The RNA shown here (transfer RNA) has 72 nucleotides and comes from a Candidatus Omnitrophota bacterium.
Rfam family: tRNA. The family's RNA type in Rfam is transfer RNA.
The sequence was found in a public genome assembly.
Model confidence (mean pLDDT): 84 of 100.
RNA sequence: GGGGCUGUAGCGCAGUGGGAGCGUAGCAGACUGGCAGUCUGUUGGUCGAGGGUUCGAAUCCCUCCAGCUCCA
Numbered sequence: 001g002g003g004g005c006u007g008u009a010g011c012g013c014a015g016u017g018g019g020a021g022c023g024u025a026g027c028a029g030a031c032u033g034g035c036a037g038u039c040u041g042u043u044g045g046u047c048g049a050g051g052g053u054u055c056g057a058a059u060c061c062c063u064c065c066a067g068c069u070c071c072a
Base pairs, nucleotide, nucleotide: 001071002070003069004068005067006066007065010024011023012022013021018055026042027041028040029039030038031037048064049063050062051061052060
């Protein structure tokens, strides 16, 4: 220098054009003498950044950034 993959909640991930979700963690409550555990409820998101297409974009297109990887 060139190619590929990845970027979504604190963490691990799903989500291939219209409702942003799951597990775990956090908080509150119930059970228990207490811890642990189980159950119920609840908080938490500029979807890496910018632009474009579209009535509508996490999703499609372009550029850039970061990480991993392959080639040179």